[in-house]
RNA sequence: CCAGUCGGCUGGACGGCCGCUCCUUCACGGGAGAGGAAAGUCCGGGCUCCAUCGAGACACGGUGCCGGAUAACGUCCGGCGGGGGUGACCCUAGGGAAAGCGCCACAGAGAAUGAACCGCCUCGGAUGCGUCCGGGGUAAGGGUGAAAAGGUGCGGUAAGAGCGCACCGCGCGGCCGGCAACGGAAGCGGCAUGGCAAGCCCCACCGGGAGCAAAACCGAAUAGGGGUGACACGGGUUGCGGUUCGCCGCAGCCCGGGCCCGUCUCAGGGCUGUCACCCGGGUUGGUUGCUUGAGGCGUCCGGUAACGGGCGUCCCAGAGGAAUGGCCGUCACGUGCGGGUGCAAGCCCGCGCCAUACAGAACCCGGCUUACAGGCCGACUGGCUUU
Numbered sequence: 001c002c003a004g005u006c007g008g009c010u011g012g013a014c015g016g017c018c019g020c021u022c023c024u025u026c027a028c029g030g031g032a033g034a035g036g037a038a039a040g041u042c043c044g045g046g047c048u049c050c051a052u053c054g055a056g057a058c059a060c061g062g063u064g065c066c067g068g069a070u071a072a073c074g075u076c077c078g079g080c081g082g083g084g085g086u087g088a089c090c091c092u093a094g095g096g097a098a099a100g101c102g103c104c105a106c107a108g109a110g111a112a113u114g115a116a117c118c119g120c121c122u123c124g125g126a127u128g129c130g131u132c133c134g135g136g137g138u139a140a141g142g143g144u145g146a147a148a149a150g151g152u153g154c155g156g157u158a159a160g161a162g163c164g165c166a167c168c169g170c171g172c173g174g175c176c177g178g179c180a181a182c183g184g185a186a187g188c189g190g191c192a193u194g195g196c197a198a199g200c201c202c203c204a205c206c207g208g209g210a211g212c213a214a215a216a217c218c219g220a221a222u223a224g225g226g227g228u229g230a231c232a233c234g235g236g237u238u239g240c241g242g243u244u245c246g247c248c249g250c251a252g253c254c255c256g257g258g259c260c261c262g263u264c265u266c267a268g269g270g271c272u273g274u275c276a277c278c279c280g281g282g283u284u285g286g287u288u289g290c291u292u293g294a295g296g297c298g299u300c301c302g303g304u305a306a307c308g309g310g311c312g313u314c315c316c317a318g319a320g321g322a323a324u325g326g327c328c329g330u331c332a333c334g335u336g337c338g339g340g341u342g343c344a345a346g347c348c349c350g351c352g353c354c355a356u357a358c359a360g361a362a363c364c365c366g367g368c369u370u371a372c373a374g375g376c377c378g379a380c381u382g383g384c385u386u387u
Stems, first nucleotide, its partner, number of pairs: 001383010012331007020033005035358001039369002042367005047211004052267001054266005060207005065079005080094001081092004095202002100200002102196003117142002119138008150168006170189003175184003215288004225279007234255009257272005295314008334353008
């Protein structure tokens, strides 16, 4: 100097005039006023309500190596295994394939109960001497394919093959290191059990539902509405009314029966005359929820880190169809042209342009994912050149 990887910050500033919302003050006045993603609505919670928000099982859904952090998570941190890259680094849907079922197109002889297209060896026959036919052995060489039943080499064999041997790979039991995932060295062994579970499935762990349009309060009613028809209307008890003293009507309570709360069981709870048609009042309002928080900033301690703790300090939107804006001037960043300087990078001057990225809270918080013009900073890796 060039290229790359990872991390962080910013993404306008100042002044004047006019205007908007909230808080505070008797008033004057004072104070505050969109984001790193506010987006997506993908996860997790706080909070609110619910007649199962009680226990168990099933169904359904989610997660899936180990250890830790957290209110929790599918998030984050640190590791291990696997894959990619020269490397810094990046990715990981990472439990189980001898529990079972299923799939592996096409090509190919053959794709898991293996198999022989070309070829190699051997025996017999024919022969026009070029070769052909049949039997047996073979899977080392070639071909097809994403993948062909361990790899490389040596020996051996009629030719071959873990057939034997060495190394690698694989499996087994122990030893050592590590909390663990896992790793290491040595030994023994058959030389063996292809892949896919982001196919169904099996295993382990986790999981009530709905959501601020949740909900709470106030206000509001000719009205705890009215009428018609059909079906149904068990038992006991209390109060009131009627009574021909047999009972009847209304209201409350209990039992029974029926219905309901993803499915079933136990336990528990809610509703209880049913259906159809017609008339008709209120509800479109106001207040709260609504911003002091698993809060921000600074610093110290612990920890590899995520993060936790101590001390100090600050209050940093709360609208309600939705406020934070408009105009002017100057500067910065950027950019076009011209000039100066310099080896170059760059720097300076003049005249113009531009006010410029993605994009706007709506109960709140922790994450993930996606979008982003321009600018700045740091660390690391590779290459070239010079000393």
The RNA shown here (Bacterial RNase P class A) has 387 nucleotides and comes from a Beijerinckiaceae bacterium. Rfam family: Bacterial RNase P class A. By type it is a ribozyme. The sequence was found by an Rfam model in a public genome assembly. Lineage of the source: Bacteria > Pseudomonadati > Alphaproteobacteria > Hyphomicrobiales > Beijerinckiaceae. The model forms 96% of the base pairs in the Rfam consensus.